[in-house]
Molecule: Group I catalytic intron
RNA sequence: AUGGCAAUAUUAUUGCCGUGGGCUGCACAUGAGGAAACUUGUGUGUGAUUACCUUUCAAAUUCGGGGAACCCUGUUAAAUGGCAAUCCCGAGCCAAGCUCUAGGAAUAUUCUUAGAGAAGGUGUAGAGACUUUAUGGAAGGCACCCUAACAGGUAAACUGAGGGUGAAGAGAAAGUCCAGACCACAAACUAAAGUCGGAU
Numbered sequence: 001a002u003g004g005c006a007a008u009a010u011u012a013u014u015g016c017c018g019u020g021g022g023c024u025g026c027a028c029a030u031g032a033g034g035a036a037a038c039u040u041g042u043g044u045g046u047g048a049u050u051a052c053c054u055u056u057c058a059a060a061u062u063c064g065g066g067g068a069a070c071c072c073u074g075u076u077a078a079a080u081g082g083c084a085a086u087c088c089c090g091a092g093c094c095a096a097g098c099u100c101u102a103g104g105a106a107u108a109u110u111c112u113u114a115g116a117g118a119a120g121g122u123g124u125a126g127a128g129a130c131u132u133u134a135u136g137g138a139a140g141g142c143a144c145c146c147u148a149a150c151a152g153g154u155a156a157a158c159u160g161a162g163g164g165u166g167a168a169g170a171g172a173a174a175g176u177c178c179a180g181a182c183c184a185c186a187a188a189c190u191a192a193a194g195u196c197g198g199a200u
Base pairs, nucleotide, nucleotide: 001019002018003017004016005015006014007013008012023047024045025044026043027042028041029040031038052141053140054139055138056137057136062091063090064089065088066087067086071082072081092122093121094120098117099116100115101114102113103112104111105110126178128177129176130175131174132173142166143165144164145163146162147161150160151159152158184200188195189194
């Protein structure tokens, strides 16, 4: 995210039994590493012992394009068609912070202006609008793990220092709104599913 059944309800909620995708434990392999741990793959499990704390940012939100399970239709079986959780690419654009370059101010090597770059974001809601924020970006801290090289030490990863981990969920998360959604529906397209839906 969704199928069936049941209950409530008034357009969604809950329970049970499932299905697809994502995350994750363990083992083995693989890449690279000093190691911790990490990348990728295979197998086999689990569903929590696992969203750490404080501060800060809220901007861009666009134009094109490539995939897609389950499910629905259909069939002897398929294929085609449909819906769609979601996986992405090119160009453009973007807040704070970071790196670099150039200028200005000022003496505190600090502030400020402009440009470029990397990461990340946007694109990617139910067509969408607006506010807020985090499980997102940034800074610091905390906990645990590692130690080849460097400094200290008689020595111990012991201190400094360096590295790593703290899951996924934002393809709208909390909300307000809405022409969307909900009930019944004309016409049109269609094998059907479905798409689109005027006037109400």